[in-house]
RNA sequence: CUUGAAAAAGGCAAACCACUUGAAAAAGUGGGACGCAAAGUUACUGGCCUACGUCCGUUAAAGCAGGGGAUAAGGCGGCAGAGCUGCCGGGC
Repeated sequence: CUUGAAAAAGGCAAACCACUUGAAAAAGUGGGACGCAAAGUUACUGGCCUACGUCCGUUAAAGCAGGGGAUAAGGCGGCAGAGCUGCCGGGC
C1' cells in the first nucleotide's frame, strides 16, 4: 500500500422488554442478540423521520381548543457519499 478466505485475542449490539428524558422523532441505562471488519467517530453533502413552536389555511370569526398544509433551529452514522482514527490476519 492492498485485502477480509480461514483463524485467534477481543469488540459492538437490531427487534423486543423494563425504567428514565423528550411535544414528537428519538436518546440514555439495564436485559436481550438480528446482524456488523469500522455497526469507531464527525450531521459536511444527499436522503429519511418528527413538528413543541412559527407561518399558512380552514372560518361568520381565528382570541382559545381540535383537525389540515408548510417549515429544523430537533433527530437518524445499523441509509449512501465524504472527512478523521483504529484491532487482528493474508498478500505485496
Background: A computed fold for a 92-nucleotide RNA from a Syntrophaceae bacterium, annotated as c-di-GMP-I-GGC riboswitch aptamer. Of the family's consensus pairs, 95% are formed in the model. The prediction has a mean pLDDT of 83. It was read from a public genome assembly, where an Rfam model found it.